[in-house]
């Protein structure tokens, strides 16, 4: 990068299809590890169950268990002392008080919960991306800085008692705390009103700044502490955390704005808080954000408004790229948390695991009532083609509190399952030819699988076992001993370096070493072309395959199977979906004369493009600079994991927005002008321009006179109609409509459809001239507006012709047609509508630019001139051929389909269909806009070559004509169908089957039938055993084949054995069985017809053409000439045969001219002259002469010659064509049969007979039959033969046997002829079938079934309908002879052979074939061709419909939860005032307003479904015609209108 696929072929246009990349896939077979990633895309279906958000005790109060203290008291009492009464009082226990640790549970209180996680339902919208603004705006925590932290007060949880409730939970009562709450002081300061003065902006403004005035704040914890007070608690001093107030940051968020990115117009109008003031309300904050008034406004063709569709993006994928699809992991954002809807709190929320209603739903109850939300991680049902573990750790990384120690954490780290993807690894390496067994194939020789396998010699990755064994850990803490800062401080704290212990879920895991053994580890899916890779066997339009094209109907490389073989490879196929390839929606980068595509035509708005000079600016533009373009990812270096994958780091890129500077040359914008584009005005001529009046002649028909008589008229021929009541025809007069001959011209006008007698009026355009004017005024043009043949409508009129419908008549199988007579709307007119046409140049308009010839129409100017005759140039129009160029060709070419530019309209494969449905115009017919499903691999456009035409030109042929004779009629013969049959054996079917195969069926041939046998076989080889037989003869049954039985018993030999025959047994024979549609081979046919190709060159993009066409000419592509063609082969001709002529050799079996003989026969002598044999030459070549013709080729005529233009016959058959013919002449694949579908025998049949058709004989007679007599061939044939003479018999034929292997002998009579005779027109003296006798001959046999003979019989037929065959000269007719086949013959058939021997052709219109050339074609299987319709039947999908059923959207009304806001607020009410009454200041209720969910009612909208019904598509073999395609048999098409079963007719 491209390929298949329309065709016979070729090129083009067009769809379809295919190879590649990729996937959150899924499915089929398979299936070894390991890293990394990755995994609910479907039901935003419903969830059991554990976890997912809690943490401060250094804010509080309270305080179980359990550890301690300290005072007091009671007790025990040890010691010691003692007056013995007693004192002491260690210890221990209890109790009381007071502290401290300890901290479960729960509360108050703080911060957190608004993050982190999930999902993508909604949402087309400032969501969202990018840039901007915020002088319209907030921000806990954290930084930074300033100031500060006084003194007070009043309750409530918790506890406790009581009560109610199943439960959730709930009330009273009392008593306490605080870093909870509330006054009061202070004000750096900060809000708020006013005020002075600056500064600066981007409009409102912003900001600094001077004075008044009002309001506005705090909490406390904890650690140390040397003076000095102290009530011994602490004041004070200090640090550190908190707290307040301000002022800045840093983040984080709110709002607003430019721009950006779907589809649908078969959604075109939307809109009333709606657009905009002005006031209030609300908010952090700007706004109709909300309320009240005023105003009517705002969006919209650069698509409002409505439907459908979707989260957006970074990205990913794909693609050379611009683009195209995509938004799953991974990051940003948005939106949502069981459905609707609402506020609480809070810096943040209208809150995923808070809170209230209200619904669905599930759950619990003791029926009163309550509880829940997995779209957090797991994990379970459902649905679904499909997606995981109810795991481990908080070790790291991050978050939340917290002073910290820590504690939470399903983010997260990590294991775990899935080949789901990515990447990487293995499944062994080397040697090894008995090229092994096996398997497949095979020409049987052999090939391949295959060094593949064994076999030997190594290795040891990964797995496995065994020991060792990480990084990831860095802190923080604490313990030491130090420095720095804070301080009054050497203490407390902070922090700094060091050092010391101490943390790992992953995990004994990666890694490392060892050990043993090739040991445990490969599939898929292709193999007809695209597209790498082929054979066998199996099936036999079956089974099946298939992504296009196509494979399958007995030799399938396309189905299955196997053996090879190809590509991938732990994965391969299939499917699905998305780029590509498709330049196949074209910006890069498509087209519209004929393939799909110019709108029927103009005029105009909007928007789109716009002549020439200068100047300004600076929107596009260009160029710089600066901000921004988030990480990740792409990329391009380095670098860590043994490599990759993956992952770190820096770069690039991020093509894009925004600002700010600068260019000023285009484009925009504006001044100022210019005149060449336009356009006005003046002078002309030209014209079927249009509209209105008026007028004319001609022809038609119609009326009326006249003149005439029997016809007209029509038609391929007719016929209906007209006409003796007087037509047609003719002559004059009238009427009436309608339409204008010649001139009349690819002349003229119009936009366009269109316009044609003459005059007149009224309108418009164009074109030539030569000056003035205006001064870009221009072109184009969605929309709209108008014009618009024919036919059609609706109204009035008018109607002569013509004429849809309809009537008749004719053709036809039919004839709803073509013809013919008729005829009606309707053509015409006036007014309106309607808006289509093959409205065409199938060619939109408009500007320029690009050799040219040559005609025409209207103008100008030039030179010339008697003239505008001619010539020449210019201008506008209208045509032909052409230069370049285009173009797929045809063809276009200054009137471009040429080179460019600007605008509009339309194409994207046929079919369905210009149909459905909506819409919208129309009286209506119908127009205009315009799909889907479904269906097929095409439909086309153009040229090519054939074929074919009821197309044309030229030519040929016994093709037609002129002529002769025949078939078809008849009998017999033959062949063939059809009947019949046990069988009638096969085969050949139009010309090219049918006297064919078959040059000869009684047995045999025979291939069928019936019977009866038989199996290695009737016939080839070859093993092995086996015997010497077999055969022969005989006898026996038997139709025979054949069986039994007797007889007889083999040959050579080196003695080993060979050959021969039987004979058993295996291999095989055998098979007229199947397929001529598997072949060879022959053969027929077109056709003896002139044709069919090469090479090379040339032309064409090519198929292909040219040569081969043209002009002559021939029998011929035969020659000539000419020619982009020069050669060349295969046909033709010749060259072979035979036949006419003659010469030469030869001369026996032939021959006899001369001579002799003769029995008179060339018989002999004898010769070869001749005739004839048969070899070898001569001739005939348009050579010669004349004429035509291009002077040629050639024809024509003559000469000479036996023969004259290929002399006559013959063999001789191009390239092909018909899937002719033949598997039964022979070969020969494949297939079948194998005690039979071989093979042997009798007998029968092919001969069979209502009947049809073919090909012959014979006749029907007097050109003839019948008797007698006589003549003349040629070619052949003969030893298993031909047979003579000669006797016999009427006669077939017999007896006989000369002669002859043959120019010698035979067959052998030649016959019509001729000469005489007789019939004498008749079913006959024509004619000879039938049938009786009676023989003859062949053969084993003549009955089915043979030929002849003879004697008898004597049938039809008296010249043939429609129709059809043969023949042009030695022919046709006609007369016999031979031969082959063969024992005989059914031959009258075939192949030859000679004798007699004609007629006729004027021509080439017809009819059959051809061959050339040109033309049309929708044919290529080629006209036996292609093809349209309707009705029938089956299936599909749609459209219509009474109407049902779901969904949705607004709208109106009614109910209104919960809750903000607002009013109320008589009840309740700690702090705060108070003159003690009370206030102030909050609540609870209540009332509105708004309002979700529901209700009702009327609408749209969509979707599903509906008895019927309506076209449409599809379907090897239906019906009915035959419309198209050739002049298609009536050229075909359009458009409308009408009528018919149908294609269609028919009129304009």
């Nucleotide at each position: 990068a491209g390929a298949g696929u329309u065709u016979g072929a070729u090129c083009c246009u067009g769809g379809c299809u295919c190879a590649g990349a990729a996937c959150g896939a899924a499915c089929g077979c398979u299936g070894g590890c390991g890293g990394c990633g990755u995994g609910g895309a479907u039901u935003a279906g419903g969830c059991a169950u554990g976890c997912a958000a809690g943490u401060c005790g250094g804010a509080c109060g309270a305080g179980a268990a359990u550890c301690g203290u300290u005072g007091c008291u009671u007790u025990u009492g040890a010691u010691c002392c003692u007056u013995c009464g007693g004192g002491u009082g260690a210890u221990g226990a209890a109790g009381c008080a007071g502290u401290g640790a300890g901290g479960a549970c729960a509360g108050u209180g703080g911060c957190g919960a608004a993050a982190g996680g999930g999902u993508g339902a909604g949402u087309a919208a400032c969501a969202c991306g990018u840039g901007a603004g915020u002088a319209a705006u907030c921000u806990g925590c954290c930084c930074u800085u300033a100031a500060g932290u006084u003194g007070g007060g009043a309750a409530u949880a918790a506890c406790a008692a009581c009560u109610c409730g199943a439960a959730a939970g709930a009330g009273u009562u009392g008593c306490u705390a605080a870093u909870a709450c509330c006054g009061a002081a202070u004000a750096u300061g900060a809000a708020u009103a006013g005020u002075u003065g600056g500064u600066g902006g981007c409009a409102u403004c912003a900001u600094c700044u001077u004075c008044u005035a009002u309001u506005c704040a705090a909490a406390g914890g904890u650690g140390g502490g040397g003076a000095c007070c102290u009530u011994c608690g602490g004041g004070c001093c200090u640090g550190c955390c908190g707290c307040u107030u301000a002022a800045g940051g840093a983040u984080g968020a709110g709002c607003u704005c430019g721009c950006g990115g779907u589809c649908u117009a078969u959604u075109a109008g939307c809109u009333u808080g709606u657009u905009g003031g002005u006031a209030g309300g609300g908010u952090a904050a700007u706004g109709g954000c909300c309320u009240a008034c005023c105003a009517a406004g705002g969006c919209u063709g650069u698509g409002a408004u409505g439907g459908a569709u979707a989260g957006c993006c970074g990205u990913c994928c794909u693609g050379a790229g611009a683009g195209g699809g995509u938004g799953g992991u991974c990051g940003g954002u948005c939106a949502c948390a069981c459905u609707g809807g609402g506020a609480c709190u809070g810096a943040g929320a209208c809150a995923c695991u808070g809170c209230c209603c209200a619904g669905a739903c599930u759950c619990c109850u003791a029926c009163g009532g309550g509880a829940g939300g997995c779209u957090g991680c797991a994990g379970u049902c459902g649905a679904g083609a499909a997606u995981c573990u109810u795991u481990c750790g908080c070790a790291a990384u991050g978050g939340g509190c917290g002073a910290a120690a820590g504690c939470c954490u399903g983010a997260c780290g990590a294991a775990g399952c899935g080949a789901c993807g990515c990447c990487g690894c293995g499944u062994g390496a080397g040697c090894g030819a008995u090229g092994a067994a096996g398997g497949u194939c095979u020409u049987c020789g052999g090939a391949u699988c295959g060094u593949a396998a064994a076999g030997c010699u190594c290795u040891g990755u990964c797995a496995c076992a065994u020991g060792g064994g990480a990084c990831g850990a860095a802190a923080c803490g604490u313990g030491c001993a130090g420095g720095u800062g804070u301080u009054a401080a050497u203490a407390c704290c902070a922090u700094c370096a060091g050092u010391a212990c101490u943390u790992g879920a992953c995990g004994g895991u990666a890694c490392c070493a060892u050990g043993a053994g090739a040991g445990g580890a490969a599939g898929c899916c292709c193999c007809g072309g695209c597209u790498a890779a082929c054979u066998u066997c199996g099936u036999g339009c079956c089974a099946g395959c298939a992504g296009c094209c196509g494979c399958g109907g007995u030799a399938a490389u396309a189905c299955g199977a196997a053996g090879g073989g190809g590509g991938c490879a732990a994965g391969c196929g299939u499917u699905g979906u998305u780029c590509g390839g498709a330049u196949u929606c074209a910006u890069u980068g498509g087209g519209c004369g004929u393939a799909a595509a110019g709108g029927g035509c103009g005029u105009c708005u909007a928007g789109g493009u716009g002549g020439c000079u200068a100047g300004u600016u600076a929107a596009g533009u260009u160029g710089g600079a600066u901000g921004u373009g988030g990480a990740a990812g792409c990329c391009c270096g380095c670098a860590g994991c043994u490599c990759a994958a993956c992952u770190g780091c820096g770069g690039a890129a991020u093509u894009g927005c925004a600002u700010c500077c600068a260019a000023a040359a285009c484009u925009g914008a504006u001044u100022a002008g210019c005149u060449u584009g336009a356009g006005u005005u003046c002078a002309g001529g030209a014209g079927a321009a249009g509209g209105g009046a008026g007028c004319g002649g001609a022809a038609u028909u119609c009326u009326c006179a006249g003149u005439g008589u029997a016809g007209c008229g029509g038609u391929g021929a007719a016929a209906u109609g007209c006409g003796u009541a007087g037509a047609u025809a003719u002559u004059g007069a009238g009427a009436a409509g309608a339409a204008c001959a010649c001139c009349a011209g690819u002349g003229g006008c119009g936009a366009a459809g269109g316009c044609g007698g003459c005059u007149c009026c009224c309108u418009a355009g164009a074109c030539u001239g030569a000056a003035a004017c205006u001064g870009a005024c221009a072109c184009u043009g969605a929309a709209g507006c108008g014009c618009g043949a024919a036919a059609g409508c609706u109204a009035g009129g008018g109607g002569a012709g013509c004429g849809a419908a309809c009537g008749g008549g004719a053709u036809u199988a039919g004839a709803u047609a073509c013809c013919c007579c008729g005829g009606u709307a309707g053509u015409c007119c006036u007014a309106g509508c309607a808006g289509u046409a093959a409205a065409c140049g199938a060619u939109g308009g408009g500007u320029a630019c690009u050799u040219g010839g040559u005609g025409u129409a209207g103008g100008g100017g030039g030179u010339a001139u008697c003239g505008a005759c001619c010539c020449c140039u210019u201008c506008u129009g209208u045509g032909c051929c052409g230069a370049a160029g285009u173009u797929a060709a045809c063809a276009c070419g200054u009137u471009a389909a040429g080179u460019a530019c600007c605008c509009c309209g339309c194409c994207u494969g046929g079919g369905g269909a210009g149909u459905a449905c909506g819409g919208u115009c129309g009286c209506a017919a119908g127009g205009c806009u315009g799909a889907a499903a479904c269906u097929c691999a095409a439909a086309g456009g153009a040229a090519u070559u054939g074929a074919c035409g009821g197309g044309g030109g030229c030519c040929c042929g016994c093709a037609c004509a002129a002529g002769c004779g025949g078939u078809g009629g008849a009998g017999c013969a033959u062949g063939u169908g059809g009947c019949u049959u046990a069988a009638u054996a096969c085969g050949a079917c139009g010309c090219a089957a049918c006297g064919c195969g078959u040059a000869g069926a009684a047995c045999c041939u025979u291939a069928c039938c019936a019977g009866g046998g038989u199996u290695u076989g009737a016939c080839a080889u070859g093993u092995a055993c086996u015997g010497g037989a077999c055969a022969g003869c005989c006898u026996g049954u038997g139709a025979a084949a054949a069986c039994a039985g007797g007889u007889c018993u083999c040959u050579c030999u080196u003695c080993g054995g060979a050959g021969u025959c039987g004979g058993u047994a295996c291999a095989c024979a055998g098979g007229u069985g199947u397929u001529g549609c598997a072949u060879g081979g022959c053969u027929g046919u077109c056709g003896u017809c002139a044709g069919c190709u090469c090479g090379u060159g040339u032309c064409g993009u090519g198929a292909g053409a040219u040569g081969u066409u043209g002009g002559g000419u021939u029998a011929a592509g035969u020659c000539c000439c000419g020619c982009a063609a020069c050669g060349a082969g295969c046909g033709c001709a010749a060259c072979c045969c035979u036949u006419g002529u003659u010469u030469u050799u030869a001369g026996u079996u032939g021959c006899c001219a001369g001579c002799a003989u003769u029995u008179c026969g060339g018989a002999u002598g004898g010769g070869c002259a001749c005739u004839c044999u048969a070899a070898a030459g001569a001739g005939a070549c348009u050579g010669c002469c004349g004429g035509u013709g291009a002077u040629a080729a050639a024809c024509c005529g003559g000469a000479g010659g036996a023969a004259g233009g290929u002399g006559g016959g013959g063999a001789u058959g191009a390239c092909g064509u018909c899937a002719a013919g033949u598997c039964a002449u022979u070969a020969u694949g494949g297939c079948c049969c194998u005690u039979a579908c071989g093979c042997c025998c009798u007998g029968g049949g092919c001969u069979g007979c209502a009947c049809a058709c073919g090909u012959g004989c014979u006749a029907c007679a007097a050109u003839g039959g019948c008797c007698g007599g006589u003549a003349c061939a040629a070619a052949g044939g003969g030893u298993a033969g031909c047979u003579a003479a000669a006797c016999c018999g009427c006669g077939a034929g017999g007896u006989g046997g000369a002669g002859c292997c043959a120019a010698u002998c035979c067959c052998a009579a030649a016959a019509a002829g001729c000469c005489g005779g007789c019939c004498c027109c008749a079913g006959u003296u024509c004619g000879g079938a039938u049938u009786g006798g009676a023989g003859u001959c062949u053969g084993c046999a003549a009955u089915u079934c043979g030929a002849c003979u003879c004697c008898a019989u004597g049938a039809a037929g008296c010249c043939g309908g429609a129709a059809u065959c043969g023949c042009u000269a030695g022919u046709a007719a006609u007369g016999g002879c031979g031969c082959a086949u063969c024992a005989g013959c059914u031959a009258c058939g075939g192949c030859g052979c000679c004798g007699u021997g004609a007629a006729u052709a004027c021509g080439u219109u017809c009819c059959c074939g051809g061959g050339c050339c040109u033309u049309g074609u929708a044919c290529a299987c080629a006209c036996c061709g292609c093809c349209c319709g309707u009705c029938a039947c089956a299936u599909c999908a749609c459209g219509a419909a009474a109407g049902u059923u779901g969904g949705u959207u607004g709208u109106a009304c009614c109910c209104g939860a919960a809750g903000u806001c607002g009013a109320u607020g008589a009840u309740c009410u700690a702090a705060c005032c108070u003159u003690c009454g009370g206030g102030a200041g909050g609540a609870a209720g209540u009332c509105g307003c708004c309002g979700a969910a529901g209700g009702u009612a009327a609408a749209g909208c969509c979707a599903a479904u509906g008895a019927u019904u309506g076209g449409g598509a599809u379907g090897a073999a239906g019906u009915c015609g035959u419309a198209a395609c050739a002049a298609g048999g009536u050229a075909g098409c359009c458009g409308u209108a009408u009528c018919g079963g149908a294609a269609g007719g028919u009129g304009c």
About this RNA: The RNA shown here (small-subunit ribosomal RNA) has 1548 nucleotides and comes from a Candidatus Auribacterota bacterium. Model confidence (mean pLDDT): 84 of 100.